[in-house]
RNA sequence: GAGGGUAUAGUCUAAUGGUAGAAUAUCUCCCUUACGUGGAGAUGGCGUAGGUCCGAUUCCUACUACCCUCA
Numbered sequence: 001g002a003g004g005g006u007a008u009a010g011u012c013u014a015a016u017g018g019u020a021g022a023a024u025a026u027c028u029c030c031c032u033u034a035c036g037u038g039g040a041g042a043u044g045g046c047g048u049a050g051g052u053c054c055g056a057u058u059c060c061u062a063c064u065a066c067c068c069u070c071a
Base pairs, nucleotide, nucleotide: 001070002069003068004067005066006065007064010024011023013021018054026042027041028040029039030038047063048062049061050060051059
C1' cells in the first nucleotide's frame, strides 16, 4: 500500500427493515437467627458522521479502533 472481517448494557452474547432480548454484574425486596443459595423486581446498550426509506442495530458510503491475509 491492497483486500477481507468485527464493533450492541460494566462483561459476554442474540436480533437478515417495524417498540432491542437473554445471561452475568449492580441495586431493592422476600426467604434465612445470620451468611450463602434460592425467588421477585428495577437500572443500564446498537463505534462516529452522513445517505436511502413512511420507518435503519439491520441496506449504502466515509471515518475510527481492533484482528486476519497478501505485497
Molecule: transfer RNA
Organism: archaeon